Record summary:
This is a predicted structure of a 98-nucleotide RNA (Bacterial small signal recognition particle RNA) from an Actinomycetes bacterium. Taxonomically the source falls in Actinomycetes (Bacteria, Bacillati, Actinomycetota). Rfam family: Bacterial small signal recognition particle RNA. By type it is a non-coding RNA gene.

[in-house]
RNA sequence: GUCAGGUUCCGCGCACUGAGAGAGCUCGAAUCGGGUCAGAUCCGGAAGGAAGCAGCCCUAAGUGCCCCCUUUCAGGUGCCGCGGUUCGGCCUGACCCG
Numbered sequence: 001g002u003c004a005g006g007u008u009c010c011g012c013g014c015a016c017u018g019a020g021a022g023a024g025c026u027c028g029a030a031u032c033g034g035g036u037c038a039g040a041u042c043c044g045g046a047a048g049g050a051a052g053c054a055g056c057c058c059u060a061a062g063u064g065c066c067c068c069c070u071u072u073c074a075g076g077u078g079c080c081g082c083g084g085u086u087c088g089g090c091c092u093g094a095c096c097c098g
Base pairs, nucleotide, nucleotide: 001095002094003093004092005091006090007089008088009084010083011082012081013080014078015077016075017074018073019072020071021070022069024065025064027062033058034057035056036055041050042049043048
């Protein structure tokens, strides 16, 4: 110096694990959200109109579920892939050269 093996490090990627967020679904407003407003009330000679409680519906803040999907962070996870001062560091063996 070459080849082979072992061990270990760095970078990128991928997967895995954990945590968070988004999306989805459920629930969710006595009053201080919206809509529709029975009954009742008010205005009117009448036709009609007005405000509007309860109920119902939609949703806010939020609650729970789901980890199927998306995304963020982390790692004594994996050698899986690609690379590294012309194949990183260290060790071993064989061969060649000086």
The coordinates come from a structure-prediction model, not an experiment, and the mean pLDDT is 76.